[in-house]
Context: one part of a larger RNA
């Protein structure tokens, strides 16, 4: 290699846009390039299959017919694939229309708690812990009352909720803006679906350059525990946490499940939308379209076929398909080493091998 694979066994890129490239809906013509038949021609000898025939036999040797790749040339079919043209609307995309929602960007705003200062009350403790000390406190602390400052984070609403490609997103207002449902069926006519490379985004943490810094808190420094304590618990406390611009580019970035599109008993929450029935109107109630869930042990009730080694999945599939693309091939060396791109570092990407069981 040909395969068989990837929820947990080795395996889905963190995620998306997209370029070339694979793949493509449906009707009618035409072509004949892929495809399919037939003749011809050619495919060296040798090798190799098959008859014969010669050395006693056989290997070996001749001879004759053929395989194997293939390739040109001519004719012809025209279902399928390609290709031209003309169309179609079931994919895809617009318009119109009334609603949802922490999607994002910036700007402004609340109030509750903390600390920290000021002033009033008050006196000897307060903090902390398993117990305690370090710590704090007569220069008046804790604790309460009243006032100023700061920064940071959004109690309740709040959930099996929403919203985003993903990482994320939550006080509240307001600007600017991206998308996704839903109706109507008006528009284009296949405009589609993946997507090597390539680009954009990408949690904390680090870094750079300048703010800021209540509170927390690596690292430090005491206290303490311990045989010892480079911890675990306790006072403290530096980068950081915040904000702007700039760089990193990784996570157990998970649903450990890549991305479309089609088909395969429902039940039951619940969010959005439309419809309909009800009514003064609204709620309830039936249905359709998108979503997000659950079907669990006991019990009388709680998925069933199908797939999986089990375990479980089960219209949100790990089922049945059919396209692209991405990875996997025994452990351990080793995600290393060396190269080579990238970074300001740290470090990332890419990635072996000897040797070893």
């Nucleotide at each position: 290699u040909u395969g068989g694979g990837u929820g947990u066994a080795a395996a889905g890129c963190g995620u998306c846009u997209g370029u070339a490239g694979g793949u493509g809906g449906u009707g009618c013509g035409g072509u004949a390039a892929g495809u399919u038949u037939u003749a011809c021609g050619u495919c060296a000898a040798a090798u190799c299959g098959u008859g014969a025939u010669g050395c006693u036999c056989a290997a070996c040797a001749u001879u004759a017919c053929g395989a194997c790749c293939g390739c040109g040339u001519a004719a012809a079919a025209a279902a399928c694939u390609g290709u031209c043209g003309c169309g179609c609307u079931a994919g895809a995309g617009g318009a119109c229309g009334g609603g949802a929602g922490a999607g994002g960007u910036a700007g402004a705003u609340g109030g509750a708690a903390u600390u920290g200062c000021c002033g009033g009350u008050g006196u000897a403790g307060c903090g902390g812990u398993a117990a305690a000390a370090u710590g704090u406190g007569u220069u008046a602390a804790u604790a309460u009352c009243g006032g100023c400052a700061a920064g940071a984070a959004c109690a309740c609403c709040a959930a099996a909720u929403g919203c985003g490609a993903a990482g994320g997103c939550u006080u509240u207002c307001u600007a600017c803006u991206g998308g996704a449902a839903c109706g109507u069926u008006c528009c284009u006519g296949a405009c589609a679906c993946u997507g090597a490379g390539a680009g954009a985004c990408g949690a904390a943490a680090g870094c750079g350059u300048g703010g800021g810094u209540a509170g927390c808190g690596a690292a430090u420094g005491g206290g303490a525990u311990u045989a010892g304590a480079u911890a675990c618990c306790c006072c403290a406390g530096u980068a950081g946490u915040c904000c702007a611009c700039g760089c990193c580019g990784u996570a157990a970035a998970c649903g450990a499940u890549g991305g479309a599109u089609g088909c395969u008993a429902g039940a039951c929450a619940u969010u959005g939308g439309c419809a309909g029935u009800a009514u003064c109107g609204a709620c309830c109630c039936u249905g359709c379209c998108a979503g997000u869930g659950u079907c669990g042990u006991u019990c009388a009730a709680a998925a069933a076929a199908g797939c999986u080694a089990a375990c479980g999945c089960c219209u949100u599939a790990a089922g049945c398909a059919u396209c692209c693309c991405a990875c996997c091939u025994g452990g351990g060396u080793a995600g290393u080493a060396c190269g080579a791109g990238c970074g300001c570092a740290a470090g990332c990407u890419u990635a072996a091998a000897a040797c070893u069981c």
Record summary:
The part of an RNA shown here (small-subunit ribosomal RNA, central domain) has 357 nucleotides and comes from a bacterium. It matches the Rfam family "Bacterial small subunit ribosomal RNA".